[in-house]
RNA sequence: GGGCGUGUAGCUCAGUGGUAGAGCGCUGCUCUCACAAGGCAGAGGUCGGAGGUUCGAUUCCUCCCACGCCCA
Numbered sequence: 001g002g003g004c005g006u007g008u009a010g011c012u013c014a015g016u017g018g019u020a021g022a023g024c025g026c027u028g029c030u031c032u033c034a035c036a037a038g039g040c041a042g043a044g045g046u047c048g049g050a051g052g053u054u055c056g057a058u059u060c061c062u063c064c065c066a067c068g069c070c071c072a
Base pairs, nucleotide, nucleotide: 001071002070003069004068005067006066007065010024011023012022013021018055026042027041028040029039030038048064049063050062051061052060
């Protein structure tokens, strides 16, 4: 330098045009002599960035950034 893939909650990941979700973690309550486990409730997201298409974009297109793999 070229090709491919990944980027979504603190972590690991779903979701692939129509109101953003799960598990774990975190907070409060409950339970316990206490802790853990369990039960109930809750907080937490400019969906990597900028443009474009569309009535509508996390999703489609273009460019850029970061990371990984392959080729040279």
Source information:
The RNA shown here (transfer RNA) has 72 nucleotides and comes from Candidatus Calescibacterium sp. Its Rfam family is "tRNA". The family's RNA type in Rfam is transfer RNA. The prediction has a mean pLDDT of 83.